Large-subunit ribosomal RNA, domain II from a soil metagenome, 691 nucleotides, folded computationally. The coordinates come from a structure-prediction model, not an experiment, and the mean pLDDT is 85. Rfam family: Bacterial large subunit ribosomal RNA. RNAcentral holds the full RNA, with entries from MGnify.

[in-house]
Context: one part of a larger RNA
RNA sequence: UCCAGCGAGUUAAUUCAUGCAGCAAGCUUAAGACAUUUGUCGUAGGCAUAGUGAAAGCGAGGCUGAAUAGGCCGACUCAGUUGUAUGGAUUAGACCCGAAACCGGGUGACCUAACCAUGGGCAGGCUGAAGCGCGGGUAAAACCGCGUGGAGGGCCGAACCACUAACGGUUCGCAAUCCGUGUGGAUGACCUGUGGUUAGCGGUGAAAUGCCAAUCGAACUCGGAGAUAGCUGGUUCUCCUCGAAAUAGCUUUAGGGCUAGCGUCGUACGGUAGCAUAGUGGGGUAGAGCUCUGUUUCGGACUGGGGCGCUUACGCGUACCCACCCUUGACAAACUACGAAUACGCUAUGUGGAACUACGGCAGUUAGAACGGCGGGGCUAAGCUCGUCGCUCAAAAGGGAAACAGCCCAGACCUCCAGCUAAGGUCCCUAAAUUUACGCUAAGUGGGAAACGAGGUGAGAUUUCUUAAACAACGAGGAUGUUGGCUUAGAAGCAGCCAUUCAUUUAAAGAGUGCGUAACAGCUCACUCGUCAAGAGAUCUCGCGCGGAAAAUGUAACGGGGCUCAAGCGUAGUACCGAAGCUGAGGAUGUGUGUGUCAUUCGUGGCGCAUGCGUGGUAGAGGAGCGUUCCUAUCUGCGUCGAAGUCGAAUCGCGAGGUUCGGUGGAGCGUUAGGAAGUGAGAAUGCUGGA
Numbered sequence: 001u002c003c004a005g006c007g008a009g010u011u012a013a014u015u016c017a018u019g020c021a022g023c024a025a026g027c028u029u030a031a032g033a034c035a036u037u038u039g040u041c042g043u044a045g046g047c048a049u050a051g052u053g054a055a056a057g058c059g060a061g062g063c064u065g066a067a068u069a070g071g072c073c074g075a076c077u078c079a080g081u082u083g084u085a086u087g088g089a090u091u092a093g094a095c096c097c098g099a100a101a102c103c104g105g106g107u108g109a110c111c112u113a114a115c116c117a118u119g120g121g122c123a124g125g126c127u128g129a130a131g132c133g134c135g136g137g138u139a140a141a142a143c144c145g146c147g148u149g150g151a152g153g154g155c156c157g158a159a160c161c162a163c164u165a166a167c168g169g170u171u172c173g174c175a176a177u178c179c180g181u182g183u184g185g186a187u188g189a190c191c192u193g194u195g196g197u198u199a200g201c202g203g204u205g206a207a208a209u210g211c212c213a214a215u216c217g218a219a220c221u222c223g224g225a226g227a228u229a230g231c232u233g234g235u236u237c238u239c240c241u242c243g244a245a246a247u248a249g250c251u252u253u254a255g256g257g258c259u260a261g262c263g264u265c266g267u268a269c270g271g272u273a274g275c276a277u278a279g280u281g282g283g284g285u286a287g288a289g290c291u292c293u294g295u296u297u298c299g300g301a302c303u304g305g306g307g308c309g310c311u312u313a314c315g316c317g318u319a320c321c322c323a324c325c326c327u328u329g330a331c332a333a334a335c336u337a338c339g340a341a342u343a344c345g346c347u348a349u350g351u352g353g354a355a356c357u358a359c360g361g362c363a364g365u366u367a368g369a370a371c372g373g374c375g376g377g378g379c380u381a382a383g384c385u386c387g388u389c390g391c392u393c394a395a396a397a398g399g400g401a402a403a404c405a406g407c408c409c410a411g412a413c414c415u416c417c418a419g420c421u422a423a424g425g426u427c428c429c430u431a432a433a434u435u436u437a438c439g440c441u442a443a444g445u446g447g448g449a450a451a452c453g454a455g456g457u458g459a460g461a462u463u464u465c466u467u468a469a470a471c472a473a474c475g476a477g478g479a480u481g482u483u484g485g486c487u488u489a490g491a492a493g494c495a496g497c498c499a500u501u502c503a504u505u506u507a508a509a510g511a512g513u514g515c516g517u518a519a520c521a522g523c524u525c526a527c528u529c530g531u532c533a534a535g536a537g538a539u540c541u542c543g544c545g546c547g548g549a550a551a552a553u554g555u556a557a558c559g560g561g562g563c564u565c566a567a568g569c570g571u572a573g574u575a576c577c578g579a580a581g582c583u584g585a586g587g588a589u590g591u592g593u594g595u596g597u598c599a600u601u602c603g604u605g606g607c608g609c610a611u612g613c614g615u616g617g618u619a620g621a622g623g624a625g626c627g628u629u630c631c632u633a634u635c636u637g638c639g640u641c642g643a644a645g646u647c648g649a650a651u652c653g654c655g656a657g658g659u660u661c662g663g664u665g666g667a668g669c670g671u672u673a674g675g676a677a678g679u680g681a682g683a684a685u686g687c688u689g690g691a
Base pairs, nucleotide, nucleotide: 001691002690003689004688005687006686011092012091013090014089015088016087017086018085019084020083021082022081023080026047027046028045032041033040034039051058052057061073062072063071064070095234096233098231102224103223104222105221106220107219113198114197115196116195117194118193119192120191121190122188124156125155126154127152131148132147133146134145135144136143160185161184162183163182166181167180168179169178200216202212203211204210209218237625238624239623240622241621242620247260248259249258250257251256261365262364263362264361265360266359267358268357272355274351275350276349277348278347279346280345281344287338288336289335293332294331295330299326300325303323304322305321306320307318308317309316310315368393369392371390372389373388374387375386376385377384398409399408400407413587414586415585416584418583419582420581424577425576426575427561428560429559433574435573436572437571438570439569440568446563452547453546456544457543458542459541460540461539462538463537464536465535473531474530475529476528477527479504480503481502484498485497486496510525514523515522588615589614590613591612592611593610594609595608596607597606598605599604626680628677629676630675631674632673633672635670637669638668645664646663647662648661649660650659651658652657
């Protein structure tokens, strides 16, 4: 990992609702008794028949109250009750499996910790304490030397004990912690055998929360025990109808609940809801505006206040500040003398066909997500976060977007080798135009990106010059007072400052546009004439392009090939392709209406036909069925002339499944009508067995 078998809403009591059955103003027994194949008794009790009040009580009324008021709960005529089935609830293990833990009684010191008793072990070598002896030495000692001696948690180092940092081996091992290399101790707080003692709310601990039998922040075992688990996982046949929520309030609450909202089923209601139009309302948003509250711009004027100056004072002045006033121009979620569209309420008319509302049974949901609009937070950041309106996903398949829950188109009952379209497309991959007309783009722009930059290119507008010759180019001139004045070492058009930047000669020529010199010089421009001959220049707007443009495996920023009067972009048109959309043909099914027929407990139900509208679906609600085991009947059922099981084929049913035939098998098995459940397996790191 696979296969087979097993494996999860049960049972009891009470209670509510719904269906069915009995009896009915009543219904029903319990314990028990007697019978004994399930019956008959048993009327204590329960529910109902009247309510109301805390109660005494009163009573179709009662309570409150001073009340005959008002208010609250009732009656005003009717339905209960017992059983049974199903769906919920409660109490129980209560759909199943799963803790870590808690408590009680026991079992453990053959591992290991400490201790007690009694035994055992330590190759070899080194060092050489005290004491003692002899000698020296002393008054005597001390002391010194040489011997002797053999001390020490002494030294080196095997056995033995211990360590494990590193490397290597092992890593289904020799081993559920080992082997090798290496290191420390090795007469001691040494190592070790045997027997014993200490026990879990405990022991032991040269202390690491260490150790107490591969288990230790509290051992193991059995029991309480199916502890509890707002948590995770799993929960087994089919078809049909409808179909959510991820919100609000409260919560020791936030991944859980309760109530409401939204779903479903039932009953009741029966021009209801919704929509459209018209009318009528309130509003203070968008916008706008600046009266108010604040912010703020230009210009002006006077007045008032403050500051400063002058003045003994009165007062005066002010290139300072503020306020007020007039005028110009602005800003605001917490500004408004204004003010929409929408939205919301009501009324009427139309439309509409149950989509509404009420009551009752049963839920699930209360982690939401992207996208678009309007807003708050953030950086007018985020696949960010919060609110609101909408939409899709969630719970939605199909087509498009290369691929792509949330985008665009469109909502799949089934079948068809039929047709039409949507979004999006039509050169090839790839279904359909190498389509028509007119333009644009040269950048492979298209097919990623900004500020900004640029005689790219197309279109439009305004304007200046121009055969009285423009623009460009070429030839020539570009002078004089004067080196203007000042400044300066110098300043001569050209460092800087000043100016009535003048005047003269001219076709024209600045007290000078730039380069240049130390200053001059020199080159050049403005300006003018000539040559030439037809357009030339400036500004603004729009279309499409260019630069700006650097990233990590490999082109890699069109899905690819490839594309240039396009297969790119713009405008207009025609045709075609294109989906599970729509249409056509056939079929199934839900529901409404009409109708026929049969049944009927007269409420209605079954079957058939016609017709209208439907049939995506998670959680979930509702309905109808299939199959398994057993029981009661039934078929005067089937079976050694071959049952069940098993393998294969055919066939029927929307399906769960059924039937028939053949092989195998060798003794039991079914139909129909009911009943009862240990009733359906793919998942639970499920359990057991096998491969």